The part of an RNA shown here (small-subunit ribosomal RNA, central domain) has 350 nucleotides and comes from an Anaerolineales bacterium. The sequence was found in a public genome assembly.

Context: one part of a larger RNA
């Protein structure tokens, strides 16, 4: 060193980008590292197996013979791997031709409604609960009409629709740009796969600074409600929510399923393309790609479930786990403006 697992029992890193590393398509040559066979050298003595012998026997112990190796060297063979040189095109990428789209970013633009301000009708309530009361109103409230201002969110279309690596993305329009999907099969010719460390992105809440603030709403302040009420419910009501510019780097970051690839009965749907057929055009319908769902065949599973988007059946390569607590904890290191994150034990204990 060889186990055996991660959908829910402990177990897939939030997501991607990728250097090193590790695997890696068809075929033809040639080398012969690796790899196979053989020869020769060596593998001290003790150990250790076997056979034999000495102590009455063992244990010891003496002789013999064997094992015993990432060994060196020499010859030889060449299916694989390697590793040089030529060659394909089906993996990869590019063109070209269409095609969907809340994908990213700026910027302008609109219309409900909420609240406030101004005015106009009007008058005594309103409002809000299980019932109340706080509250707001004769300083004219609530309701209703006109006008004005701001801030924030985009009703219906909306659909297990769509798009993006995840996080996430829904008013309209304009520009700047990312990805993707068909179809051809014009080019390139293995350019691929994974990916430890690094680097990017990363809801919400928090942070820093500047800005805004129309609702909503911790904290906080009434009224309630009860024994009590630190809640639940009612009436205010500050950060924060909202913008820019850093910062945090965490989540049931969940499909609680790494990523890529081949391979395996089948039926229904729904998005986005091509092609046939069909038709006046269409519509159906057939057949294919590429999403996204629901049902079941083998098979898997500990069961519940998965079941071509597999937890079926195989590669390749990263992560993880290894009895409950103790412990998403301490100490120590990094990072951090701080909260605090990352990395991560032991004594004890059951």
């Nucleotide at each position: 060193c060889u186990g055996g697992g991660c959908g829910u029992a402990a177990a897939g890193c939030g997501c991607g980008u990728g250097c090193a590393g590790g695997c890696g398509g068809u075929u033809c040559g040639g080398u012969a590292a690796g790899u196979u066979g053989g020869g020769c050298g060596u593998g001290a003595a003790a150990u250790c197996u076997c056979c034999u012998g000495g102590c009455u026997u063992a244990a010891c112990u003496g002789g013999g013979a064997g094992a015993g190796g990432u060994c060196g060297u020499c010859c030889a063979a060449u299916a694989c791997u390697a590793c040089c040189g030529g060659a394909c095109u089906u993996g990869a990428g590019a063109g070209u031709g269409a095609u969907a789209g809340a994908g990213g970013a700026a910027g302008a633009u609109g219309g409900a409604a909420u609240u406030c301000c101004c005015g106009g009708u009007g008058u005594a309530g309103u409002g809000g609960u299980g019932a109340a009361a706080u509250g707001c109103g004769u300083a004219g409230a609530u309701a209703u009409c006109g006008g004005g201002a701001g801030g924030a969110a985009c009703a219906c279309c909306a659909g297990u629709g769509g798009c993006g690596a995840a996080a996430g993305c829904g008013a309209u329009c304009u520009u700047c740009u990312g990805g993707a999907u068909c179809a051809u099969u014009u080019c390139u010719g293995a350019c691929g796969c994974u990916c430890a460390g690094a680097c990017g992105c990363g809801a919400a809440a928090g942070c820093u600074a500047g800005g805004g603030u129309a609702g909503u709403a911790a904290a906080c302040g009434g009224g309630a409600u009860u024994a009590g009420a630190g809640a639940c419910c009612c009436c205010g009501g500050u950060a924060a929510u909202c913008c820019u510019a850093g910062c945090c780097g965490u989540a049931a970051a969940c499909g609680a399923u790494g990523u890529a690839a081949a391979c395996u009965u089948g039926g229904c749907g729904u998005u986005g393309g091509u092609g046939g057929c069909u038709u006046a055009a269409a519509c159906a319908c057939c057949a294919u790609c590429a999403g996204u769902g629901c049902c079941g065949c083998a098979g898997c599973u500990a069961a519940c479930g998965c079941g071509a988007u597999a937890a079926g059946u195989u590669u390749a390569c990263c992560g993880c786990c290894u009895g409950g607590g103790g412990a998403c904890u301490a100490c120590g290191a990094u990072c951090g403006c701080a909260a605090g994150a990352u990395u991560a034990a032991a004594a004890c204990u059951c």